[in-house]
RNA sequence: AGAGUUUGAUCCUGGCUCAGGACGAACGCUGGCGGCAUGCCUAAUACAUGCAAGUCGAACGGAUCUCUUCGGAGAUUAGUGGCGGACGGGGGAGGAACGCGUGGUAACGCGUGAGCAAUCUGACUCUUAGAGGGGGAUAACACUCGGAAACGAGUGCUAAUACCGCAUAAGACCACGACAUGGCAUCAUGACGAGGUCAAAGGAGCAAUCCGGUGAGAGAUGGGCCCGCGUCCAAUUAGAUAGAUGGCGGGGUAACGGCCCACCAUGUCAACGAUGGGUAGCCGAGCUGAGAGGCUGAUCGGCCACACUGGAACUGAGACACGGUCCAGACUCCUACGGGAGGCAGCAGUGGGGAAUUUUGCGCAAUGGGCGAAAGCCUGACGCAGCAACGCCGCGUGAGUGAUGAAGGUCUUCGGAUCGUAAAACUCUGUCUUUGGGGACGAACAAGGUGACGGUACCCAAGGAGGAAGCCCCGGCUAACUACGUGCCAGCAGCCGCGGUAAUACGUAGGGGGCGAGCGUUGUCCGGAAUUACUGGGCGUAAAGGGUGCGUAGGUGGCCUUUUAAGUUGGAUGUGAAAUACCCGGGCUUAACCUGGGGGGUGCAUCUAAUACUGGGAGGCUAGAGUGCAGGAGAGGAAAGCGGAAUUCCUAGUGUAGCGGUGAAAUGCGUAGAUAUAUGGAGGAACACCAGUGGCGAAGGCGGUUGCCUGGCCUGUAACUGACGCUGAGGCUCGAAAGCGUGGGGAGCAAAUAGGAUUAGAUACCCUAGUAGUCCACGCUGUAAACGAUGAUUACUAAGUGUUGGAGCAGGUACAACCUCCGUGCCGCAGCUAACGCAUUAAGUAUUCCGCCUGGGGAGUACGGUCGCAAGACUGAAACUCAAAGGAAUUGACGGGGACCCGCACAAGCAGCGGAGCAUGUGGUUUAAUUCGAAGCAACGCGAAGAACCUUACCAGGUCUUGACAUCCCUCUGAAUGGCGCUUAGUAGCAGCGCAGGUCUUUCGGGACAGAGGAGACAGGUGGUGCAUGGUUGUCGUCAGCUCGUGUCGUGAGAUGUUGGGUUAAGUCCCGCAACGAGCGCAACCCUUGCCUUUAGUUGCCAGCACAUAAUGGUGGGCACUCUAAGGAGACUGCCGGUGACAAACCGGAGGAAGGUGGGGAUGACGUCAAAUCAUCAUGCCCCUUAUGAGUUGGGCUACACACGUGCUACAAUGGCCGGUACAACGAGAAGCGAAACCGCGAGGUGAAGCAAAUCCCUUAAAACCGGUCCCAGUUCGGAUUGCAGGCUGCAACUCGCCUGCAUGAAGUCGGAAUCGCUAGUAAUCGCAGGUCAGCAUACUGCGGUGAAUACGUUCCCGGGUCUUGUACACACCGCCCGUCACACCACGAGAGUUUGUAACACCCGAAGUCGGUGAGGUAACCUUAGGGAGCCAGCCGCCGAAGGUGGGACAGAUGAUUGGGGUGAAGUCGUAACAAGGUAACC
Repeated sequence: AGAGUUUGAUCCUGGCUCAGGACGAACGCUGGCGGCAUGCCUAAUACAUGCAAGUCGAACGGAUCUCUUCGGAGAUUAGUGGCGGACGGGGGAGGAACGCGUGGUAACGCGUGAGCAAUCUGACUCUUAGAGGGGGAUAACACUCGGAAACGAGUGCUAAUACCGCAUAAGACCACGACAUGGCAUCAUGACGAGGUCAAAGGAGCAAUCCGGUGAGAGAUGGGCCCGCGUCCAAUUAGAUAGAUGGCGGGGUAACGGCCCACCAUGUCAACGAUGGGUAGCCGAGCUGAGAGGCUGAUCGGCCACACUGGAACUGAGACACGGUCCAGACUCCUACGGGAGGCAGCAGUGGGGAAUUUUGCGCAAUGGGCGAAAGCCUGACGCAGCAACGCCGCGUGAGUGAUGAAGGUCUUCGGAUCGUAAAACUCUGUCUUUGGGGACGAACAAGGUGACGGUACCCAAGGAGGAAGCCCCGGCUAACUACGUGCCAGCAGCCGCGGUAAUACGUAGGGGGCGAGCGUUGUCCGGAAUUACUGGGCGUAAAGGGUGCGUAGGUGGCCUUUUAAGUUGGAUGUGAAAUACCCGGGCUUAACCUGGGGGGUGCAUCUAAUACUGGGAGGCUAGAGUGCAGGAGAGGAAAGCGGAAUUCCUAGUGUAGCGGUGAAAUGCGUAGAUAUAUGGAGGAACACCAGUGGCGAAGGCGGUUGCCUGGCCUGUAACUGACGCUGAGGCUCGAAAGCGUGGGGAGCAAAUAGGAUUAGAUACCCUAGUAGUCCACGCUGUAAACGAUGAUUACUAAGUGUUGGAGCAGGUACAACCUCCGUGCCGCAGCUAACGCAUUAAGUAUUCCGCCUGGGGAGUACGGUCGCAAGACUGAAACUCAAAGGAAUUGACGGGGACCCGCACAAGCAGCGGAGCAUGUGGUUUAAUUCGAAGCAACGCGAAGAACCUUACCAGGUCUUGACAUCCCUCUGAAUGGCGCUUAGUAGCAGCGCAGGUCUUUCGGGACAGAGGAGACAGGUGGUGCAUGGUUGUCGUCAGCUCGUGUCGUGAGAUGUUGGGUUAAGUCCCGCAACGAGCGCAACCCUUGCCUUUAGUUGCCAGCACAUAAUGGUGGGCACUCUAAGGAGACUGCCGGUGACAAACCGGAGGAAGGUGGGGAUGACGUCAAAUCAUCAUGCCCCUUAUGAGUUGGGCUACACACGUGCUACAAUGGCCGGUACAACGAGAAGCGAAACCGCGAGGUGAAGCAAAUCCCUUAAAACCGGUCCCAGUUCGGAUUGCAGGCUGCAACUCGCCUGCAUGAAGUCGGAAUCGCUAGUAAUCGCAGGUCAGCAUACUGCGGUGAAUACGUUCCCGGGUCUUGUACACACCGCCCGUCACACCACGAGAGUUUGUAACACCCGAAGUCGGUGAGGUAACCUUAGGGAGCCAGCCGCCGAAGGUGGGACAGAUGAUUGGGGUGAAGUCGUAACAAGGUAACC
């Protein structure tokens, strides 16, 4: 310090997630030791038991016990009395409205800094003064009673440092008089005078003396009160308040004060957030962070508040009191039922709650506290120990040597690799652990004595590697990979995402990585997050500028002088507790930990200084702002009048059959006279042309014309004022359209509605009608994509070019030109921007002020509030859910977008298919099996260039198991093989027997080869996966495209080049150009064909010569020709003319066998389709192994209601049949082609010549031509089907071959919708050959014969190419995607209500208790005239008053039949709204 995740890719915006640190933690697995810390975060829930506050006999009287020398002494302590129980210890519940004589809080509670001239202070220290003399009681105790108990009642004794007078009064206090000094307003302090009030206690000791008591002053300490500043959330809490704010006078308090009371006044607080609500102890500090900040408030320390809940006072220096009192309430316990007792949020401990938090331990030895003169006693404070890996820190689980790299595991390409020097083995060491021995510091306080921890820490010795390693992870982020299992299952997951048969992501194993007595997970906080932005963000399009102005508060503000010193800055002083943190040291073996010193401490307060800037005061200025004067333009506004064109309607004519409307129609109007035309009239609304990125206005908006009223603006001038300015929360004004109310008006248009069409439907688009409304007046509403999606103000920052309005200037005038100001546009530099773009009219550079944003959805919704007549507007959430949503730009793809171009793509033609019969393939069905594959084009006469057996993979039956086939080993044999016979369910096969038959080589050991038997490694598989693959192939497409290097442009994806203008079959070529070049494709090179030529001349040929024949290159001869097969030539837009840009090229022509690629073929770029093929072959993995292998017989692949594809033959006269005649080419041939001749109607047979073929043979080509016949019909067409008789091949034609003859003679008379092929030697038509093959061809591959028609053209259909445009598509339109309905689940709203709680209010009742009152009760101290009195106690009354009761409201929670929308959910229904012109542009 960053990373992952939106996309095909990119940049940006933006959220989500991760890596770090921390914890009073919990959970899972695991666990050796020690040190130091820490340990109920939940129920402030209820508590058994023990302990946590007592002490003093030197304050007092008794009592008991012990000793006694009988005098007394000692010990103990129930009571009186003193001091302490207000400290220490605990947990953090609660949350001021009034009232109460003092009340528990968002508050003077806390923090910090001040103040008290408004205050108290026990014990302590210092100073000073004094302590004389008396009195009356009472507990204990005794006796008598009551009660279950707790606890009391009466009578009678007694003491004090208990209580009470009197005396004394330095002094204090109170009131009065008069004075001085000082201050901060009330005042404070100090003398003086004369009054009033107020003290005391003793004890110990032989004594010295010590301890105590009283008044006063001072100090110290600890409290009390008050003030400035700071201190959580929401405005869906906006008004609050009646002791409330202040005053006067009282009361009360230690003290000020409405703290309380009476009276008077009406204030006080609040947008700088009052009041109400929610939540919460505050701080030093802790965690995190670079910091600024954010979060937290355990342990330690300071403060506050609380002590079962609520209330109250008493005592006291101090309490309204945790282990005190009284009352009320709830709960628990005891009870004799009458009444009592209790309060662990002290230490342990228990139940309960909870994910979760310890021992009913030891000791007062230390430190500290209470009491005491002291000894001492008490102390769950504290010191220690125990439990817990809860945290931090340290240590160990061994060290060295050790390669046959052991065994074993795992993986493997089978070679090896790895665990791995790891182990074993050898040599050592002894930390921790174990045993034994020694053994502290902590102890102060002269000596002596005193240790819970503890026989602990520590030291020494002994012994032995012995007792001590796990957890998580290994797809990316993120360090670390393989195998097996599983097969969208089981599961994982922090985010992205893995898993559907080869998972580095699940589970296991091996290996590896990380940390290590721990490791992971979960939760929470900070960080990363500049993702609330003070440091440090934004608002044209990503979320975000208010619809507009006016203006209040507030914020902010021109130039000069002067003053002040609030802000600001410097210095000083005080404070900022300790601990923590930082720096330098020290102590535990180190560290954690403990500790000494130092520095810092952003803050606050005070004093002092400075005066630039800001602020305050004073004075001036004119550049901002405003006024005046002189001109100017304008659909600016309001109200009134006038005008013409057009639509519609009415009236009366002319006129006749249609009009109107549409894609096409229909509804509608019209013979009762429409439409059309024309006269007159009525009425309403809107104002053509001018008209313009022209004008005006704040915006909305404003358009005929005239006058009236009126606002703003611009220019010029510089007379006046003198900062009067800018912005603007709340507030107020204006505010399109639609809508609402009342009353008018209503021509046209037109929601709703009706009808007609369209459609699968059509509640739409289109048409015909048509009501609100649109118009006017008055009022309401207050919203719009109210947009420049751009708030207002001011200043500055290049040019250029238009335009509205005004001024200036030169000039004789005019149009211009120039200059200038205010507007309004375009283009463009710098700059800015994610890009697009903006650019003096900023989205640039800066200032001031306001508004707004913080992921998408839920949702601008719900609830609440305000406004509104309503519709609704403004304000405006949450639960839940997703990992994205979004902006700009890029490349593609797509469009019922555009432009250009091409193709038998259409068109123009020819012949077909679709109908029939048959052949063949497929689907389906059937079957024991009908083996498998191929599936739009690009499967379907396809793999198959040929299923009777074989093939064959399928089915049934019989059979074999190292196997039909390969390699290796052992034994035996010499053959193998073929034939015959027997055996067998059986004609196989296997096996056996018999007969016949019977290897090669050698150095003679053997070897080779073959067979049989045996053992195992293995063979074998047309079993699966073409979505694991190689190879091969199809297709777009023989379409013209696809890319690269360097350079340039862009943040980037990418672009450029490859686009543009021409041209081409072509990214073919030319020109231009930030491109220049190159590669794969195109073309050419190759084969074939077409012309010529050279060479060669047999098996080919025969012109001339000759021979022979009935005839024939049959023969001699020849190589001229044809031909054959080698080599050349030829064609290149080369030439001419025109067009074109002086180009490329195109058009026409000449010549030529051929002309613009001459025809045909081979040749198939980058890629697409997870296209096809595991059944050609090869191959990974999986599966079978007496079978999914092998062999065999028979069957099947040939089935048959049907559907489709491809063909053949036809339907006939351009024909059928019969007879005759003619002309090819490519090819094939030895287990072959097979001539002649003969036989057969024929298929064919017999036969055997010739030929390994330019020689022989297949081999008669057919259509054609000539002649005849048929005469338009189911025929002399057509040939299916069937019967009979034959032939051929073959072991074998039944299932299931082909052919022949005779007989039979079906459908079919040119084929619906739809659809295929073809542009010239082509289509069509005719035959021939070959491959496969024993046999089987309508198929396939070739060959030649005959041989057309048409193409105007590119509007349309299909496919393709280039450019451009839009896009919400990228699996790319077979895309994406919206809403209702149905189903499941989830959260929320409404809801007749029901229920619980909270805080108030009104009234009733009123405990304890303080205060006040009272006098028919009681009463030791003092007074007394002895009667009484003062005072006190009890009682009673009054005010207040907790709990309780009643009542109506407020708020909050829970729940509720039903209901509403929302969200989520692989494959539901209906449509198709949006994205392309999304098929009616979309949206507000």